Predicted 3D model of a 98-nucleotide RNA (c-di-GMP-I riboswitch aptamer) from a Clostridia bacterium. The coordinates come from a structure-prediction model, not an experiment, and the mean pLDDT is 83.
RNA sequence: CCGUCGAAAUGGCAAACCCAUCGAAAGGUGGGGGCGCAAAGCCACGGGUCUAAAGCUUCCCCUGGGUAGGGGAGAGCCAAGAUAGCCGGGUUGCCGAA
Repeated sequence: CCGUCGAAAUGGCAAACCCAUCGAAAGGUGGGGGCGCAAAGCCACGGGUCUAAAGCUUCCCCUGGGUAGGGGAGAGCCAAGAUAGCCGGGUUGCCGAA
């Protein structure tokens, strides 16, 4: 000096859960907390997973001359939403024993 490496030390991050807050939800943010983490720093590019407001389909009702418009309930589909602490990829980076 290097690494598909990880002893020690210094610091770092923070799962569940609780409170507040944003959101339709998944989930995010702040505080407490601490299961864990050597990239549990950052980026939704690929796959996975989660959610389904809007939209589409279906059913019912109302208005209307109408192939138009409005309303209601459940179900199904759907990411443009979320997850970097699911995996891969990209990118930056602290310490230095064996």
It matches the Rfam family "c-di-GMP-I riboswitch aptamer". From the family's description: GEMM was predicted in a large-scale screen for bacterial structured RNA regulatory elements. The organism belongs to Clostridia, within Bacteria.